[in-house]
RNAcentral holds the full RNA, with entries from ENA. Predicted 3D model of a 329-nucleotide part of an RNA (large-subunit ribosomal RNA, domain IV) from Ishige okamurae.
Context: one part of a larger RNA
RNA sequence: UCUUGUUGAAGGAACUCGGCAAAUUAACUCCGUAACUUAGGGAUAAGGAGUAAAAAAAUAAUUGUAAGUAUUAUUUUUUUGACACAAAAUCGGGAGGGGCGACUGUUUAAUAAAAACACAGGUCUCUGCUAACUUGUAAAAGGAUGUAUAGAGGCUGACACCUGCCCGGUGCCUAUAAAUGAAAUUUCAAAGUUUACGCUUUGAGUCUAAGUUUGGGUAAACGGCGGCUGUAACUCUGACGGUCCUAAGGUAGCGAAAUUCCUUGUCGGGUAAGUUCCGACCCGCAUGAAUGGUGUAACGACUUCUCCGCUGUCUCCAACAAGAUCUUA
Numbered sequence: 001u002c003u004u005g006u007u008g009a010a011g012g013a014a015c016u017c018g019g020c021a022a023a024u025u026a027a028c029u030c031c032g033u034a035a036c037u038u039a040g041g042g043a044u045a046a047g048g049a050g051u052a053a054a055a056a057a058a059u060a061a062u063u064g065u066a067a068g069u070a071u072u073a074u075u076u077u078u079u080u081g082a083c084a085c086a087a088a089a090u091c092g093g094g095a096g097g098g099g100c101g102a103c104u105g106u107u108u109a110a111u112a113a114a115a116a117c118a119c120a121g122g123u124c125u126c127u128g129c130u131a132a133c134u135u136g137u138a139a140a141a142g143g144a145u146g147u148a149u150a151g152a153g154g155c156u157g158a159c160a161c162c163u164g165c166c167c168g169g170u171g172c173c174u175a176u177a178a179a180u181g182a183a184a185u186u187u188c189a190a191a192g193u194u195u196a197c198g199c200u201u202u203g204a205g206u207c208u209a210a211g212u213u214u215g216g217g218u219a220a221a222c223g224g225c226g227g228c229u230g231u232a233a234c235u236c237u238g239a240c241g242g243u244c245c246u247a248a249g250g251u252a253g254c255g256a257a258a259u260u261c262c263u264u265g266u267c268g269g270g271u272a273a274g275u276u277c278c279g280a281c282c283c284g285c286a287u288g289a290a291u292g293g294u295g296u297a298a299c300g301a302c303u304u305c306u307c308c309g310c311u312g313u314c315u316c317c318a319a320c321a322a323g324a325u326c327u328u329a
Base pairs, nucleotide, nucleotide: 001324002323003322004321005320006319007318008317010315011314014313019310027051028050029049030048031047036041038158052080053079054078055077056076057075058074059073060072061071062070081085093308094307095306096305097304098303099302100300101299105117106116121156122155123154124153125152126151127150133142134141135140159295160294161293162292164225165224166223169222170221171218172217173216174215175214178213179212180211186205187204188203189202190201191200192199193198226244227243228242229241230240253287254284265281266280267279268278269277
């Protein structure tokens, strides 16, 4: 000097990105227990008290009653001691606000456990059974010894309240009046070859599938959801109007947000002091409704802020124990 521990005056997070680490708490019995809530929870909420040993009394129980005795449990009273008793070990710190995800669960074997995945529930599409779909060159197998309350695929993700407008583009479904549309078939013509039949090549035409064009539908399909400008008797603002463009111009909600560049926005709260936090505001650079929107009790080794307790995290280090390293002998 390092490692692992033990203890520490006064203070008590001043440490630090951050209470990381450590400390506190802890068992049993009794008392007591808030907001909120899906009425189950929250809850061991929080917050308190007691706990040893001895003696006495009372009550209850102990194969069948009474009396007596004994044992066990509980209660009360008294006494004893180190103001001490869950005497060691084992053994929750707690509370409040916000975000995200409903929950239990799953995951990057060896840097990520999460807000990611899954999930019950919701919805869309396909599938009538030799099913769709998947594996396989095939035979065949799974689906399924199932049959639409079933199976497969996509999206969303408990629950509550909801889920607006757009089918112009891209998909998908549907229709076939018309256009386009290959080869084959067929008709005609020319050339080559052949005695001829014929065969081959080239050109033109007829006929013509899917597809494409075309008509319609479809957004819990992929996706999208505007400018400019005038206007109210202070000013500001603009309920109201004009105009251009569009398939339609963002509805309900939420909003400096896990989304806000400007930005430490502005106001309020908390602090002596707060780029974080909470509540509001809204000209949302660039929110928004199953790419789900907004809430939400319970839950979380998630994330953020605050408070109480607690402490060597710190002010500021010190001592001790067991080891390691180094030096000397």

Description
A source record names the gene rnl. The organism belongs to Ishige, within Eukaryota. Its Rfam family is "Bacterial large subunit ribosomal RNA". Model confidence (mean pLDDT): 84 of 100.